Predicted 3D model of a 73-nucleotide RNA (transfer RNA) from a Rikenellaceae bacterium. It was read from a public genome assembly. Rfam family: tRNA. Rfam's curators write: Transfer RNA (tRNA) molecules are approximately 80 nucleotides in length. Their secondary structure includes four short double-helical elements and three loops (D, anti-codon, and T loops). Further hydrogen bonds mediate the characteristic L-shaped molecular structure. tRNAs have two regions of fundamental functional importance: the anti-codon, which is responsible for specific mRNA codon recognition, and the 3' end, to which the tRNAs corresponding amino acid is attached (by aminoacyl-tRNA synthetases). tRNAs cope with the degeneracy of the genetic code in two manners: having more than one tRNA (with a specific anti-codon) for a particular amino acid; and 'wobble' base-pairing, i.e. permitting non-standard base-pairing at the 3rd anti-codon position. Rfam classes the family as a transfer RNA. The coordinates come from a structure-prediction model, not an experiment, and the mean pLDDT is 82.
[in-house]
RNA sequence: GCCGCAAUAGCUCAGUUGGUAGAGCGUUUCACUCGUAAUGAAGAGGUCACGAGUUCAAGUCUCGUUUGCGGCU
Numbered sequence: 001g002c003c004g005c006a007a008u009a010g011c012u013c014a015g016u017u018g019g020u021a022g023a024g025c026g027u028u029u030c031a032c033u034c035g036u037a038a039u040g041a042a043g044a045g046g047u048c049a050c051g052a053g054u055u056c057a058a059g060u061c062u063c064g065u066u067u068g069c070g071g072c073u
Base pairs, nucleotide, nucleotide: 001072002071003070004069005068006067007066010025011024012023013022019056027043028042029041030040031039049065050064051063052062053061
């Protein structure tokens, strides 16, 4: 230098044909207990890496940029 893949909650990851952004773990509160753990219930937490484009509507499609990983030279 070229090619491919990835970027979504604090962490690990889903997200189908473009149509209200989700799960597990963690975290907060409550219940239970003499107390704790465990268990149960409820809640909070998101500029979907960044910038444009297409569309009535974009996490999803198109282009560019950045970062990471892998391959080739």